The prediction has a mean pLDDT of 80. This is a predicted structure of a 75-nucleotide RNA (transfer RNA) from Neurospora terricola FGSC 1889. Taxonomically the source falls in Neurospora terricola (Eukaryota, Opisthokonta, saccharomyceta, Pezizomycotina). The sequence is in RNAcentral, with records from GtRNAdb. It is recorded under the gene name tRNA-Leu-TAA-2-1. Rfam family: tRNA.
RNA sequence: GUUCGAUUAGCUCAGUCGGUAGAGCAUUGUACACUAAAAGUACAAAGGUCAGGAGUUCGACUCUCCUAUAGAAUA
Numbered sequence: 001g002u003u004c005g006a007u008u009a010g011c012u013c014a015g016u017c018g019g020u021a022g023a024g025c026a027u028u029g030u031a032c033a034c035u036a037a038a039a040g041u042a043c044a045a046a047g048g049u050c051a052g053g054a055g056u057u058c059g060a061c062u063c064u065c066c067u068a069u070a071g072a073a074u075a
Base pairs, nucleotide, nucleotide: 001074002073003072004071006069007068010025011024012023013022019058027045028044029043030042031041032040051067052066053065054064055063
């Protein structure tokens, strides 16, 4: 230089054929039980410009183009 896939919550990752985005862990609250304290169980809450920009569309995390970041392959 070229090619390829990746970028979604604090972290690790889902997300079907384009129709207003979820889980686990972590965090916070409440209850229960226990303890010197921490750790535990259940329920709930909070947490997101879907990397950035443009385009197509009635409608884009999803399709197209450009850029950025960190990788892989190849010369």